[in-house]
RNA sequence: UUCGCGGGAGAGACUUAGUCCUUUUAGGGGGGGCUUGGCGCCGAAGGAGCAACCGCCCCGGAAACUCUCAGGCAAAUGGACCGCGAA
Numbered sequence: 001u002u003c004g005c006g007g008g009a010g011a012g013a014c015u016u017a018g019u020c021c022u023u024u025u026a027g028g029g030g031g032g033g034c035u036u037g038g039c040g041c042c043g044a045a046g047g048a049g050c051a052a053c054c055g056c057c058c059c060g061g062a063a064a065c066u067c068u069c070a071g072g073c074a075a076a077u078g079g080a081c082c083g084c085g086a087a
Base pairs, nucleotide, nucleotide: 001087002086003085004084005083006082007081012039014038015037017035018034019033020032021031022030023029024028040073041072042071046069047067048066049065053061054060055059
């Protein structure tokens, strides 16, 4: 460094419109999925910035800090990092 297993946080299951499914109905409503726009928010994939710190100290490497471009805000997925095993 890679692979496998386990653990693993934060933040609206907000809202407009369209569409599909389902339920009910005289009309109209309810629930869920998807797409789309808007506002609010999170930082622990990635990216960028400062620079504590580190080194072989010319120069280079640099964060869990900062920014949110990306990503994310029910579940799922993802997930820095930690532990164990193997190559």

Glycine riboswitch aptamer from uncultured Erythrobacter sp., 87 nucleotides, folded computationally.
Of the family's consensus pairs, 90% are formed in the model.
The prediction has a mean pLDDT of 78.
The organism belongs to Erythrobacter, within Bacteria.